[in-house]
Molecule: small-subunit ribosomal RNA
Organism: Euglena gracilis
RNA sequence: AGUCAACGAGGUUGGUGGAAACAUUAAUUUAGUGGCGGACGGGUGAGUAACAUGUAAGAAUCUACGCUUAGGUGAGGAACAACAAAUGGAAACGUUUGCUAAUGCCUCGUAACUUGCUAAUUUCAUGAAUAAUGGUUAGUUAAAGAAAUCAUCGCCUAGGCACGAGCUUGCACCUGAUUAGCUAGUUGGUAAGGUAAUGGCUUACCAAGGCAAUGAUCAGUAGCUGAUUUGAGAGGAUGAUCAGCCACACUGGGAUUGAGAACGGAACAGACUUCUACGGAAGGCAGCAGUGAGGAAUUUUCCGCAAUGGGUGGAAACCUGACGGAGCAAUACCGCGUGGAGGAAGACGGCCCUUGGGUUGUAAACUCCUUUUCCUAGAGAAGAAAAAAUGACGGUAUCUGGGGAAUAAGCAUCGGCUAAUUCCGUGCCAGCAGCCGCGGUAAUACGGGAGAUGCAAGCGUUAUCCGGAAUUAUUGGGCGUAAAGAGUUUGUAGGCGGUCAAGUGUGUUUAAUGUUAAAUGUCAGAGCUUAACUCUGGAAUUGCAUUGAAAACUGCUAGACUUGAGUAUGGUAGGGGUAAAGGGAAUUUCCAGUGUAGCGGUGAAAUGCGUAGAUAUUGGAAAGAACACCAAGGGCGAAGGCACUUUGCUAGGCCAAUACUGACGCUGAGAAACGAAAGCUGAGGGAGCAAACAGGAUUAGAUACCCUGGUAGUCUUGGCCGUAAACUAUGGAUACUAGGUGGUGCUGAAUGUGCACUGCUGUAGUUAACACGUUAAGUAUCCCGCCUGGGGAGUACGCUUGCAUAAGUGAAACUCAAAGGAAUUGACGGGGGCCCGCACAAGCGGUGGAGCAUGUGGUUUAAUUCGAUGCAACACGAAAAACCUUACCAGGAUUUGACAUGCUAGGAAAUAAUAAGAAAAGAUUAUGUGCCUUUUGGAACCUAGACACAGGUGGUGCAUGGCUGUCGUCAGCUCGUGUCGUGAGAUGUUGGGUUAAGUCCCGCAACGAGCGCAACCCUUGUUUUUAGUUGACGCGUGAAAUUUAAAAAGACUGCCGGUUUUAAGCCGGAGGAAGGUGAGGACGACGUCAAGUCAUCAUGCCCCUUAUAUCCUGGGCUACACACGUGCUACAAUGGUUAAGACAACGAGCAGCAAACUUGUGAAAGUAAGCGAAUCUCUAAACUUAGCCUUAAUUCGGAUUGUAGGCUGAAACUCGCCUACAUGAAGUCGGAAUCGCUAGUAAUCGCCGGUCAGCUAUACGGCGGUGAAUACGUUCUCGGGCCUUGUACACACCGCCCGUCACACCAUGGAAGUCGGCUGUGCCCAAAGUUGUUAUCUUAACUGUAAGGGAAGAAACACCUAAGGCCUGGCUGGUGACUGGGGUGAAGUCGUAACA
Repeated sequence: AGUCAACGAGGUUGGUGGAAACAUUAAUUUAGUGGCGGACGGGUGAGUAACAUGUAAGAAUCUACGCUUAGGUGAGGAACAACAAAUGGAAACGUUUGCUAAUGCCUCGUAACUUGCUAAUUUCAUGAAUAAUGGUUAGUUAAAGAAAUCAUCGCCUAGGCACGAGCUUGCACCUGAUUAGCUAGUUGGUAAGGUAAUGGCUUACCAAGGCAAUGAUCAGUAGCUGAUUUGAGAGGAUGAUCAGCCACACUGGGAUUGAGAACGGAACAGACUUCUACGGAAGGCAGCAGUGAGGAAUUUUCCGCAAUGGGUGGAAACCUGACGGAGCAAUACCGCGUGGAGGAAGACGGCCCUUGGGUUGUAAACUCCUUUUCCUAGAGAAGAAAAAAUGACGGUAUCUGGGGAAUAAGCAUCGGCUAAUUCCGUGCCAGCAGCCGCGGUAAUACGGGAGAUGCAAGCGUUAUCCGGAAUUAUUGGGCGUAAAGAGUUUGUAGGCGGUCAAGUGUGUUUAAUGUUAAAUGUCAGAGCUUAACUCUGGAAUUGCAUUGAAAACUGCUAGACUUGAGUAUGGUAGGGGUAAAGGGAAUUUCCAGUGUAGCGGUGAAAUGCGUAGAUAUUGGAAAGAACACCAAGGGCGAAGGCACUUUGCUAGGCCAAUACUGACGCUGAGAAACGAAAGCUGAGGGAGCAAACAGGAUUAGAUACCCUGGUAGUCUUGGCCGUAAACUAUGGAUACUAGGUGGUGCUGAAUGUGCACUGCUGUAGUUAACACGUUAAGUAUCCCGCCUGGGGAGUACGCUUGCAUAAGUGAAACUCAAAGGAAUUGACGGGGGCCCGCACAAGCGGUGGAGCAUGUGGUUUAAUUCGAUGCAACACGAAAAACCUUACCAGGAUUUGACAUGCUAGGAAAUAAUAAGAAAAGAUUAUGUGCCUUUUGGAACCUAGACACAGGUGGUGCAUGGCUGUCGUCAGCUCGUGUCGUGAGAUGUUGGGUUAAGUCCCGCAACGAGCGCAACCCUUGUUUUUAGUUGACGCGUGAAAUUUAAAAAGACUGCCGGUUUUAAGCCGGAGGAAGGUGAGGACGACGUCAAGUCAUCAUGCCCCUUAUAUCCUGGGCUACACACGUGCUACAAUGGUUAAGACAACGAGCAGCAAACUUGUGAAAGUAAGCGAAUCUCUAAACUUAGCCUUAAUUCGGAUUGUAGGCUGAAACUCGCCUACAUGAAGUCGGAAUCGCUAGUAAUCGCCGGUCAGCUAUACGGCGGUGAAUACGUUCUCGGGCCUUGUACACACCGCCCGUCACACCAUGGAAGUCGGCUGUGCCCAAAGUUGUUAUCUUAACUGUAAGGGAAGAAACACCUAAGGCCUGGCUGGUGACUGGGGUGAAGUCGUAACA
C1' cells in the first nucleotide's frame, strides 16, 4: 500500500501526410487483463498458568525474492476481461449476446546424470536376513517472452548456501486443600488415512492403561522475557519507553489464494451504527492526526520524503502518518540566569521591646562595572553518500557589532521526631494533625503579621513500590511465664544415620568448549562550549549444555566389624494391667429391749425429727460404696492414672555374667490405639454424698454463700463421646560440660565401687528478668509439631466425625494504639509481724436537753458588702459595724479628679460671715499680703486650663511573690564516692538489741556527709558572787538580803549494785533543790493537699475611665418560720443569802489612773491629794467565822417585760452600756452521739490587758489562788512509724472494673425468596465451509467421423460444526421482610463478678 520496457483498448497535446475522413510518429494519461507486493512496516494486551515465554538441546520438515552450480527455453490451441449492443435496479451492483491480446490458460515434443514421484528386480552388491543401504531397468511430470547494435531483464528443471518458518524434549515459570481425586481418544499398540513434516493429528481393531499429596483436577489472577526500581547483599516489587517472542484486529466458528495468511482481503452467523424508493445495501481508527463519552488525568485534524529503511520497476521514478523533524505539557533528566563591586545617616516604613534598644539590613537609595539571557543589525554551518544536482528541520545551531540592569522568584515549614520564634486574634470554639498530640483567656502546635529555616524554576500534598523491618528470619527469629510443644504412645511415606577397606562416579570440586541477542547497568576512553545525551572498546552476564580430570566427603554396589540396637540365661523391686474369691471398721435402714423430753442445726436462729416415744444406749438383721493405721515430694505406668487381703493370667523396667545376631537405628506428615471428670444410650444397682428442685435463714434484694431435705448422677456391665490449668504451662533421640547432699532398686564376703531411677543446693554457661543449671531453659546434631499486635473469634460459612450435647478444621469485614511478660518504686488491703500517741481502756469534768450571748447555713431584703466550708470553715479575717469604719443599697453631686509627678497662667497661704439645701459640693461678701533672694525670680500652698495620666476592696489564689494552715514536733527525707543490677533501681536507711528520737551500740559492701532529732536560746525551780531604791526591817543607821536584776555554779547515767553481748542501754540505790529530756516555751526536715489568702501588702494579664473612679446624707452589715457550731448562766445545800475578817500575781495609767472627803438606795456626780509610776491609783474572789434558808420551781435560777434614772458621744429610733424598783420564763443534770484532760495537770475562783469616745467581752491573750482522781493493759476504734506480702491501682481503693437492659451509628452472619455472571452433562435445530458420496442437470481447450468418453462444475445427501433452543446440575456475586450475635459511642438504668 502500492507499483511495473508483459498485454489489448481508449482519451489529451504536439509534429508529419491528407481537401476531409483518416493514417503515422512523439509525449502524456485512463480503466481493464497480467506479474510482484498487500503475511513487511505500524497498533494493542482482551484472552492465555500454556512448550505461551525464558534457557539448553533435538529430528521427521518447508522456504518467494537473494547468492551459487549444471542444463534448457521447440511446436501448437482454446478462451475471458476491457470494448460494443440490449437490458434489470432507488442504490450498491449486475444480467444476456457479440469481438479481442498476452510473461493469463491448455495440448504435444524433449530433459532430469549423485537427484523428485510411482513401479519393477522373485535377487545385481554388502548383509544372518524377504530388514537396511546401494546398484540396475521401466513409466511419469517443464518452460514466456520483453527489448534490441552490443550489453540486459525474464521463464523452466535439478542440486547447494543464506534468510525465515513449522515441530519435539529437559529444566524454570503466581495464589488457594474451606478445590482430593481426575481422565474415555483417555494411555499404549497394530493397520490405514492425512500433513511440508513427527505424532491419537484422524479412523478401525486390540490391550487397560495414564495423571495425582514433589499437589492432579477445579477456582481466582496474569501477556512472557531482556530488563526497571529498591536493597550492603540475599531478596522484594514491577514488566511504561527501547528490544526479542506470543496473542489479538467489532464478537464467533470455518475456508480460499499463496513460498508464507490474513488490522486497512472474501463467504457465513451475531451485536451495533448508517443509507433506503422497504425490495435491499454499506461499515469496522487496538495505524497517524482528530471527535464524542467516561475520568483525578494524557498532546497538533503540523512539515517532509532531505536522511535511514521498506514495496514495485532495468532505470528515471512513484508510494511510504515507518521514519526524520517541528508544535503542545516544568512530565522527567541536565545546564544557565534573574546581576557584580562599593555603600551606615545602620535612612524611611514594618515588626518586637525591659523604652535603653533590637531586627528587617549592605538589604534599599546612591556611585562605579558587566551583558549570560533579552532586543536589534550583519555573517552563517555540519548533517549530502558520488564529479554535478538534492536540506523538511532552518535563516536553526553558531559567530560578530550595537542597546540597556535592562525581560526573569517562588513554594513549604518553624512543639518533638526535624534545620528554623516571636507578637496579635481566638478561647475544647474555629481549627490543626505523618506519630506523639495541640486548642477550656498569657497557644513557639489553630488564623494573621513580622522574622527565621529548607529547597529552588520549582516547591508542597496525595497515591504506589522497596528500604529501615532480624516485623516470615536461606544469609538471619522464636515456642517454661510475652503469640507458640500436638493429652500420650505405636508406626507408614519421607528426612537423618556407627566402624573398616574396595569398586563406581549420583551429588560435589575443577579445566576447556559452546551459548548466555542487541540495548541497559559497570569500567576506561571519545564527540556535541559543559552536562544530560550519543559513540568506541573491555570486563561482566553469577545460568544451561557438552567433553575431560579429581575421588576426601555424600550417594550407590558388593564385602567385613561390634561399640548403637536386639535376643538368650540368672536374679530383683513395684497401688503396672485384667479376672475371680474373701474381709473387718464405719454409715444408713429395719426388728426387738432399756429409757424420757427433747433432738438436730447455727455467728444467732428457723425449717426438719420427736409423747403414735425421737436423740441416747444394748442386741440382731440387711444393703451398697469406700478401704483408717502402714504412708514417706516413697513406688509403678507412654500418658490418663494406679492403694484392704489372696489367687489365676499377663505387660514392661532394672542389675549381673557370658554367649549370639550384625546397623537390624532415630524421628515421624497422613494413619491407628489409648485417653480424667462431666455427658449420652441399653440393662442392673442405689448405703452415703449430691447438680436440679423445695423449704428455712441472711439481705435493700439473695434465683448465692449457711441450714433442713432431696432427684439425676456417683457404682457394675455393653456401646458412644475424645475433651481438661490432659501442667514440669518445658516434644522425642544422641553426645559432651564442676561439685556437694538426701531417698528408692540392683550389684558385692567387706571398706568401697558401679549401674538405673527420684529430690534439694549450686559452678561455668544461658535468660528480658524471674529463674534453669548432668532429670538444662547450657554446648551441638537430627526429625516432627506450633507462633507472627490486641479485639472481632476459636466466632461465621463450608466440609468431616458424633444418637445428641458437641468435637476437628477454621476466616473476613470492622475496630483500637495498644494488648502482654518480668521486674522496680510507691500507694492500698475487711494480709501478716513489731511499735507509738489522752488513740482506746481506767478516771475527772463537759457538749448534745433549757434560757441567753456569738458565728454560720437557709430564708428575706433596695441592701442584708466580701472572704473562710470535713478533720485543717462556723467567739474565723474582726485586738470592738450607732456616724466614721464600709467594701453594700437608695437618693443627690463631681470628672485631670479625694491622692502622685510633669507644663502654662493667675493668686501668698489662710480666716470669717450670709441665704437656700437632707447634707456635701457650689454661690455671694469681707478680712489677709507672709518666707528666701543676685530683685530676674524661687520654695511651699491655692485657683483655672490642656494632656500624659490618676483611681478601682473590679476579675483571675487554677498566672504569681510573700505569709499561713495541715499531716506533725511525726522521725523521718536525702546526697557524694564505692559496690550490685542490661535497666527502672538497690545497697547505705535492712538485720540483732535499745531509745522520746534514723537516739545509741553491735553486725554487715559499704564508707562518709547533709536537712531533721537532741543540744545551743527564753521562762521557771536551788545556791553562790556582785549591786542596791521606790521594796523590806525599823524610825538609830543603811550592817543584812524574804525581794529586785546582772553574772556564775549545778545534772553528766558522773558514783555504787544488778542485768544485757565485756556494747548501747535498762532496773535499783546513794548523795542532791532538782535524776535520767527536771517542767514549760520558742524552734516545724524533704514534701502533700492546683489547701487558704489578688479584701493586709506586692504583682502579671484582662476589664471600667462623665464610671466598676470620687464626695455626701440616710439606710444596711443587728432582718427571722427554722437548722448547726462555739460559749456563758443554771438547774442548787460541797449550795444560796446577810454580816464580819484574811491572803496574790501578770499588767495598765496624763485627752490617763484617780486616793480621800461630800451627795445619792445605786449607776454615778461634785470636789480634789498623789502618780508619766517597785514610790500614787486601778486592786481580788473562791476561803474563814457567825446567823438565816431545809428540798420547795424554793431566799434555786435569772430570761423576759414595765417604770424611773446614770454615762459616753454632733447623735443612743432602727442599734450602746450601766443602775434602782417591780416582774420572775424555761430549767429538777439532759436521747442517739460526742469533746477535753496524766500534775501544780483536770476542775474551780477571781484579777489584768489589747482594741476602745462608749460598748454588745459570756470572746481572745495573759496572771495568780484553791487543788484532785486514774492508767490492769494494747484485743478493739482513730491516726502515725518500720519490716514483710499480694495487686489487673499510679488522678494511686473516693482506685480499677464486669455483664444485662435502654438509645444512636457501623460492618457482618442466617433467611421465604428474587436478579445476574461463569461453567458442566444430555438432547433438538444447524449457516458458511472442507472432505466424501450420488450420477439429477450443465460444459471452450484433450480424445473421437459421430454418438459419446475423460475430466470439471452445479445440485442433492452424509459426517463434523459456530450461533440459537430445551431440560438439569455445579461454582460465584448483588439484593431481601424478619432475625442473630459483634464493634463503637456523652457524665443513662440495675447490680458489684474480677484485681488485696